[in-house]
């Protein structure tokens, strides 16, 4: 070079074309003499560009990054 595969909250993950969620973590409340655990709320994400479709994380084409074969 080529071929597979993957890229989503701070981190690990999920999501048959139809409103992007879950754990932690973070903030706040509540609890406690105080911390932690527990409860309950809140913030927070679709790697880029372009297509196809009423509608894209999803399908399709290229681009970056990452990992696995080959040579």
């Nucleotide at each position: 070079g080529c071929a597979c595969u993957g890229g989503u909250a701070g981190u690990u993950c999920a999501a048959c074309g139809g409103u992007a969620g879950a754990a932690u973590a973070c903030u706040c409340g509540u609890g406690u003499g105080a911390c932690a655990c527990g409860c309950g709320a809140g913030u927070g994400a679709c790697u880029c560009g372009g297509g196809u479709u009423c509608g894209a994380c999803u399908c399709c084409c290229g681009g970056c990054c990452g990992g696995u074969g080959u040579a």
RNAcentral holds the sequence, with entries from Rfam.
A computed fold for a 71-nucleotide RNA from Rotaria sp. Silwood2, annotated as transfer RNA.
Rfam family: tRNA.
The organism belongs to Rotaria, within Eukaryota.